[in-house]
RNA sequence: CACUCAUCAAGAACAGCCGAGGGACAGGCCCGAAGACGCUGUGGCAACCGGGUGACCGUUUUCGGACGGACGCUGCUGGUGCUAAAUCCUGCCUGAGCGUGUGCUCGGGGACGAUGAGAA
Numbered sequence: 001c002a003c004u005c006a007u008c009a010a011g012a013a014c015a016g017c018c019g020a021g022g023g024a025c026a027g028g029c030c031c032g033a034a035g036a037c038g039c040u041g042u043g044g045c046a047a048c049c050g051g052g053u054g055a056c057c058g059u060u061u062u063c064g065g066a067c068g069g070a071c072g073c074u075g076c077u078g079g080u081g082c083u084a085a086a087u088c089c090u091g092c093c094u095g096a097g098c099g100u101g102u103g104c105u106c107g108g109g110g111a112c113g114a115u116g117a118g119a120a
Stems, first nucleotide, its partner, number of pairs: 003118006013042005021031003025091004043083003048079002050076001051074004056069005092109007
């Protein structure tokens, strides 16, 4: 870099450094010298993986238990992630309503992207 699966309207900020763009891309709309973005430190959020634990089911047993499965609980000195705005909104296909100079509103599916867990 490409592949598979799951999730993405909830949640969570202060300080120091730096100094001009940033929000992936395009359009829009926002953030930004009252210092954004980024880096560092310390916090925090969540619960994907891991750990612990409960009853249930299955297999097995030397009858003490062991192993596995799905489900729930737990924040744990574990591995990641996240900490403006719904993935900020839309982008491709499509349904409904309103409108008629071609658009507006609401919805369904997808694509793109992000994160995790796998596999190679």
SAM riboswitch aptamer (S box leader) from a Rhodothermales bacterium, 120 nucleotides, folded computationally. It matches the Rfam family "SAM riboswitch aptamer (S box leader)". Gene Ontology term of the family: regulation of gene expression.